THF (Tetrahydrofolate) riboswitch aptamer, 97 nucleotides, folded computationally. Rfam family: THF (Tetrahydrofolate) riboswitch aptamer. For this family Rfam cites "A eubacterial riboswitch class that senses the coenzyme tetrahydrofolate" (Ames et al., Chem Biol, 2010). Its mean pLDDT, the model's own confidence on a scale to 100, is 83.
RNA sequence: GGAAGAGUAGCCAAGGCGCGUUAAGUGUUGCGAAACGGGACGUUGUUCGCAAACGAAAGGGCAGAUCGCCCUGCGGUGCCGCGGCGCGUCCGCUUGU
Numbered sequence: 001g002g003a004a005g006a007g008u009a010g011c012c013a014a015g016g017c018g019c020g021u022u023a024a025g026u027g028u029u030g031c032g033a034a035a036c037g038g039g040a041c042g043u044u045g046u047u048c049g050c051a052a053a054c055g056a057a058a059g060g061g062c063a064g065a066u067c068g069c070c071c072u073g074c075g076g077u078g079c080c081g082c083g084g085c086g087c088g089u090c091c092g093c094u095u096g097u
Base pairs, nucleotide, nucleotide: 001097003095004094005093010085011084012083015080016079017078018077019075020074021073028052029051030050031049032048033047034046038091039090040089041088042087058072059071060070061069062068
């Protein structure tokens, strides 16, 4: 010098354990903030706070003094997560030449 490759945030998701079903959560919009391959710039996406509007699927069994418990569902539900996917340019890193 040229070649190949790895790694972020995060996304999908088998499975497991929960929560709600007396509606929290999720989703949407606006404002603000944060982190985000080892570095720089940047993209996509993510998270948090506040506000607003919208908005739902229950059924069965057990127990019974009370609190409750179980099963099947439902929720664009929470956490973990086999497996899969996952930086544009330059530099860096690894491998071999």